Predicted 3D model of a 346-nucleotide part of an RNA (small-subunit ribosomal RNA, central domain) from an uncultured organism. Its Rfam family is "Bacterial small subunit ribosomal RNA". Gene Ontology terms of the family: structural constituent of ribosome and ribosome. The RNAcentral record of the full RNA draws on ENA and SILVA.
[in-house]
Context: one part of a larger RNA
RNA sequence: UUGGGCGUAAGGGGUGCGCAGGCGGAUGGAUCAGUCUGAUGUGAAAGACCGGGGCUUAACCCCGGGAGCGCAUUGGAUACUGUUCAUCUUGAAUCAUAGAGGGGGAGUUGGAAUUCCUAGUGUAGGGGUGAAAUCUGUUGAUAUUAGGAAGAACACCGGUGGCGAAGGCGAACUCCUGGCUACUGAUUGACGCUGAGGCACGAAAGCGUAGGGAGCGAACAGGAUUAGAUACCCUGGUAGUCUACGCUGUAAACGUUGUACACUUGGUGUUGGGCGUAUGAGCUCAGUACCGAAGCUAACGCGAUAAGUGUACCGCCUGGGGAGUAUGCUCGCAAGGGUGAAACUC
Numbered sequence: 001u002u003g004g005g006c007g008u009a010a011g012g013g014g015u016g017c018g019c020a021g022g023c024g025g026a027u028g029g030a031u032c033a034g035u036c037u038g039a040u041g042u043g044a045a046a047g048a049c050c051g052g053g054g055c056u057u058a059a060c061c062c063c064g065g066g067a068g069c070g071c072a073u074u075g076g077a078u079a080c081u082g083u084u085c086a087u088c089u090u091g092a093a094u095c096a097u098a099g100a101g102g103g104g105g106a107g108u109u110g111g112a113a114u115u116c117c118u119a120g121u122g123u124a125g126g127g128g129u130g131a132a133a134u135c136u137g138u139u140g141a142u143a144u145u146a147g148g149a150a151g152a153a154c155a156c157c158g159g160u161g162g163c164g165a166a167g168g169c170g171a172a173c174u175c176c177u178g179g180c181u182a183c184u185g186a187u188u189g190a191c192g193c194u195g196a197g198g199c200a201c202g203a204a205a206g207c208g209u210a211g212g213g214a215g216c217g218a219a220c221a222g223g224a225u226u227a228g229a230u231a232c233c234c235u236g237g238u239a240g241u242c243u244a245c246g247c248u249g250u251a252a253a254c255g256u257u258g259u260a261c262a263c264u265u266g267g268u269g270u271u272g273g274g275c276g277u278a279u280g281a282g283c284u285c286a287g288u289a290c291c292g293a294a295g296c297u298a299a300c301g302c303g304a305u306a307a308g309u310g311u312a313c314c315g316c317c318u319g320g321g322g323a324g325u326a327u328g329c330u331c332g333c334a335a336g337g338g339u340g341a342a343a344c345u346c
Stems, first nucleotide, its partner, number of pairs: 003318004007300002012314001014201004021194003025088007033081002035077008049065006091191001092188005098181002103177007110154001114150008125136002162169002206247006215241002220236004258313006266291010295302002319346003328339004
């Protein structure tokens, strides 16, 4: 390479948008490029293959035949693919009506809690632990009452419930804004699927500048524990956590399951719609969760939300270690990221 694979054995890109490319619905006509087929030419000889022959045999040598289906020219076939013309509505999209939602951004407001400050009441403890101590308190703490300040997060509702491409999103209200769903009708008429590069988004931590800083809290300090204790426990506590702008671009970025479409018994819940019964149903669409037919699977399990049966396109794997290392290139302010070996060894 071929082949075989990718939930858990190695293996689905973190996610989307999308240029090129690949693939592509129905009907009719044209064309004959691909495709199929006839003829001619060529595809040297030797070698190989088949059949004979010559050296005692073989190797070796000689003769004959077929093949070499590849290319070119030319004649035909027209189902499929391509190209082109015309048409269609089921794929796709648009509009109208209705609906659900923690989807995103900005602003305003709120209550509980925490800490701090001020004042009152009040007196000897408080705090912490397995037990203690560091710590805090007669300069009046803890507790309690009133007032004030600040920052961060939004109890209950809350749910295998909702929304989002993923990351993710949860107090209330207002404004701006993206997507989704069902019914019916109308419109366009294949406008589609996938997508190497590319572009955009992308938790936490980290970085830069300017703010902010209540609580928590890497580092650090102290107290304990211990043989030791650079830990687990305790008392403190800086960065950080928060905001704005800019970078970083990685995660067990997981459903460890790429995207799209079609097909294949059922049952039970639940979210949001439609039809409908006439208030019990029942049918249906889009999600979401469990159990399971067939089937699949090494097993576990999956099972219309497939890991079943197929199609299209992309990504990826190829024994363990060395190693996601070295080197080169590239991105980054840096930290580091992307790409990514070999020797050697088992």